[in-house]
Molecule: transfer RNA
Organism: uncultured bacterium
């Protein structure tokens, strides 16, 4: 320098054009002698930036940034 492959809730990760979801985390209650499990409710996001395309972009182009495989 060049090719790939990832970046999504606090973690792991789904979703792959029609106003984003689980799991375990957080907080309240409930149950127990306590505590841990169970149980019921809530909490949760400028979808890595910025531009284009589109009626509509997490998704599809392009450029940059972070990583992580690989070639020279």
């Nucleotide at each position: 320098u060049c090719g790939g492959g990832a970046g999504u809730a606090g973690c792991u990760c789904a979703g792959c054009g029609g106003u984003a979801g689980a799991g375990c985390g957080g907080u309240c209650g409930c149950c127990u002698g306590u505590u841990a499990a169970g149980c019921g409710a809530u909490u949760g996001g400028u979808c890595g930036u910025a531009g284009g395309u589109u009626c509509g972009a997490u998704c599809c182009c392009u450029a940059c940034c972070u990583c992580c495989c690989g070639a020279g």